């Protein structure tokens, strides 16, 4: 400097100052939560949530491993196409939740360098 991601910015207190911590605001993101409607669904073989991260085949006594795949990402405005590269996890709630106005409530982390090209269109300087 840039990437994945909601995970950024501002103010105040504390301090000699920075940082940390605490409080507040803006912004972004998530969950719960009526009527009506959806029309049925679930009820231990539980059910549900965040996320792109779902499904399959094979190997393996188990942990796990290999290949493919729905889907997702790639760095200098955006969209699309083509090619190339990469991911295709992990965690949480705790018997319970469809959607959902009012309302209530939570998060603003973590990790990294896939340090990509071409074409067309639009926009802008």
């Nucleotide at each position: 400097c840039a990437c994945u991601g909601a995970a950024u910015c501002c103010g105040g207190c504390u301090u000699a100052g920075c940082g940390u911590g605490c409080c507040g605001g803006a912004g972004c993101g998530g969950g719960g939560g009526a009527c009506u409607c959806c029309a049925a669904c679930g009820g231990u073989a539980g059910g549900g949530g965040u996320g792109a991260g779902u499904g399959g085949a094979c190997c393996g006594g188990u942990c796990g491993g290999u290949c493919c795949u729905a889907g997702g990402g790639c760095g200098a405005u955006c969209u699309u196409u083509c090619a190339g590269c990469c991911c295709g996890a992990a965690c949480c709630c705790g018997u319970c939740a469809a959607c959902u106005a009012a309302c209530c409530u939570c998060g603003c982390a973590a990790g990294u360098g896939a340090g990509u090209g071409a074409a067309a269109g639009a926009g802008g300087a």
Predicted 3D model of a 125-nucleotide RNA (c-di-AMP riboswitch aptamer (ydaO/yuaA leader)) from a soil metagenome. Its mean pLDDT, the model's own confidence on a scale to 100, is 79. The sequence is in RNAcentral, with records from MGnify.